[in-house]
Context: one part of a larger RNA
């Protein structure tokens, strides 16, 4: 684990896992909205400071975000997953937090705000039929697109001309992509002269002359890292044409300046993660010894691909690599682990199952979206199954929670709520079969009711004393008698989202206190009858030994007694 009998009370609680990852009818599980993207609903509510865009409240839509989590279930899978330990100098990350961004136009001038659509609406339709769409009419944006404005310096590049000492003028220089290319050193103290170049400074009319200085260079165990320059490259990423609040200064002007937030966006980091990675480690089998390989197995060398190392994939070479230390093959009533029972030690057996990783959603493929998926309560094919049809079509996936069919020894309500923990979202408000919370429930677990006390009478025992006996102290049983109580009923109350149960109480609730414990035994392992009926090697007991053939300790019964007790007894696995 399944079953038989039994069952009074409280606590706590597994529960369609084993067979069929068979099949499923019907509901429900994923939706989200603030002061702060889009309101003319022709909806509601109403007037109250005022409103000549609006200005409360709001369906429905677009628009962002979520839907990749979380639940379920274990079919697959034997270095696979999985565990512990590395690694990423080989990578990608929505979101959180922190940080940093005056270079935009130049051929066409709006910068106090540019374009054109579309949805909900309205109306006019198809069609048995769907969360089906079409035509015709409007109108919004943080949707979809297009576009300006904002210092000085400096540098670098072409350069006509040139007295070779310059030099009119003319471009380019923000980030981001892509390549080339430069630097990111350093093995080693200190002082003087000499000369050139550069910089500051004084003197000078000046081709000149005097004094001073000649620098920095991160990180790591390691890099071609970080960073930062040059030259080009790109049908060119960002660099805000948003919103709410609040009203403050200011030459009081229909102006100018100015505040806290929302939101969006670009690089780095940072956090959530993710993918890949190293070393060991895994059950049975040799009635599995040779496995792999031009249809990639090992390695190279170059291209693709990938977010990114790799035979991941092509192309050319090479001939390689596993194996009695068990390779390859099979088998598994194999998801790994945390862990469970058992238990001197050692060890055997189980782990579908809450927690942590994987896997999958009838069965296999392929793909959109997207920061993330090869998703299935997304799509699209084929298979299988299967539903609606007016026969032309059209929809489907409960291994999410209930529920129903089937399957079998084998397993719960089509219930309640988002009050709790916590998630998601635009968001203190909504949603949640995550999840609580009752229902069913003798999966296990805990605590423990079915009686106490007394007194009289008779009986039976220990102990002390000096014997008959006395004192003491206990049992048993008859008879009276006495208080106590909860199981169950129930007004309240309290639990709770609302309730229940418990908890607490008013009031009823015990003498054969019928408010009546059972399930196995009773011959020996093995705790208790050489009592009585009955049956007669039958019926039947009986793990095993046995037992029954007319005095049955063993059957069927009665009595009695044992043993565990709200439980006990049976198979069956396993130690």
């Nucleotide at each position: 684990u399944a079953u038989g009998c039994u069952u009074g009370u409280c606590u706590c609680a597994a529960a369609g896992a084993u067979u069929a990852a068979g099949c499923c009818a019907u509901g429900c599980a994923u939706g989200u909205c603030c002061a702060a993207g889009u309101a003319u609903g022709a909806a509601c509510a109403a007037u109250u400071u005022c409103a000549u865009a609006c200005g409360g409240u709001g369906a429905a839509a677009c628009u962002g975000c979520g839907a990749a989590a979380g639940g379920c279930u274990c079919a697959u899978u034997a270095c696979a997953a999985c565990a512990g330990u590395u690694a990423u100098c080989g990578u990608u990350u929505a979101u959180u937090u922190g940080a940093c961004g005056g270079u935009a136009c130049c051929a066409c001038c709006u910068a106090c705000u540019c374009g054109g659509a579309u949805a909900a609406c309205c109306g006019u339709a198809g069609g048995a039929a769907u969360u089906c769409u079409a035509g015709a009419g409007c109108u919004a944006a943080u949707a979809c697109g297009u576009g300006c404005g904002a210092g000085c310096a400096c540098a670098c590049c072409c350069g006509a001309c040139u007295u070779u000492g310059g030099g009119a003028g003319g471009g380019u220089g923000g980030u981001c992509u892509u390549u080339a290319u430069u630097a990111g050193a350093u093995a080693c103290a200190a002082a003087a002269c000499c000369g050139a170049u550069c910089u500051g400074u004084c003197c000078u009319u000046g081709u000149g002359g005097g004094c001073a200085g000649u620098g920095c260079g991160g990180a790591u165990g390691a890099u071609u890292c970080a960073u930062a320059g040059u030259a080009a490259c790109g049908g060119u990423u960002c660099g805000g044409a948003u919103c709410g609040c609040g009203u403050g200064c200011c030459g009081c002007g229909a102006g100018g300046c100015g505040g806290c937030g929302a939101c969006a966006g670009g690089u780095c980091a940072u956090u959530c993660a993710g993918a890949u990675u190293u070393c060991u480690g895994c059950c049975c089998u040799a009635u599995c010894a040779a496995c792999u390989u031009u249809c990639g197995a090992u390695g190279g060398u170059a291209g693709g691909a990938u977010c990114g190392g790799g035979g991941c994939c092509u192309a050319c070479c090479a001939u390689g690599g596993u194996g009695u230390c068990a390779a390859c093959g099979g088998g598994u009533g194999a998801c790994g682990g945390g862990g469970a029972a058992u238990g001197a030690g050692g060890g055997u057996u189980c782990g579908a199952u809450u927690c942590c990783g994987g896997a999958g959603a009838g069965g296999g493929a392929g793909c959109c979206u997207g920061a993330g998926a090869g998703a299935c309560g997304g799509c699209u094919a084929c298979c299988a199954c299967a539903u609606c049809c007016a026969a032309g079509g059209a929809a489907g996936g409960c291994a999410g929670c209930a529920g129903g069919c089937g399957c079998g020894c084998a397993a719960a309500u089509u219930a309640c709520c988002c009050a709790a923990u916590c998630c998601u979202g635009a968001c203190u408000c909504a949603g949640g079969g995550a999840g609580g919370u009752a229902g069913u429930g003798a999966c296990a677990a805990g605590a423990a009711a079915u009686a106490c006390c007394g007194g009289u009478g008779c009986g039976c025992g220990g102990c002390u004393c000096u014997u008959c006996g006395a004192g003491u102290u206990g049992c048993g049983c008859u008879u009276c008698g006495g208080a106590a109580u909860g199981a169950g009923c129930a007004c309240a109350g309290u639990u709770u989202a609302a309730a229940u149960c418990c908890c607490u109480u008013a009031g009823c609730g015990a003498g054969g206190a019928u408010c009546c414990a059972u399930u196995g035994g009773a011959g020996g392992g093995c705790a208790a009858g050489u009592c009585u009926g009955g049956u007669g090697c039958c019926a039947g007991c009986a793990g095993c030994c046995g037992c029954g053939g007319u005095a049955a300790u063993u059957c069927c019964a009665g009595c009695u007694c044992c043993a565990a007790u709200a439980g006990c007894g049976u198979a069956u696995a396993u130690u």
Small-subunit ribosomal RNA, 5' domain from Cyanidium caldarium, 575 nucleotides, folded computationally. The RNAcentral record of the full RNA draws on SILVA. The coordinates come from a structure-prediction model, not an experiment, and the mean pLDDT is 81. Its Rfam family is "Eukaryotic small subunit ribosomal RNA". For this family Rfam cites "Crystal structure of the ribosome at 5.5 A resolution" (Yusupov et al., Science, 2001). The family has 90 seed sequences and 75,755 matches in Rfam 15.1.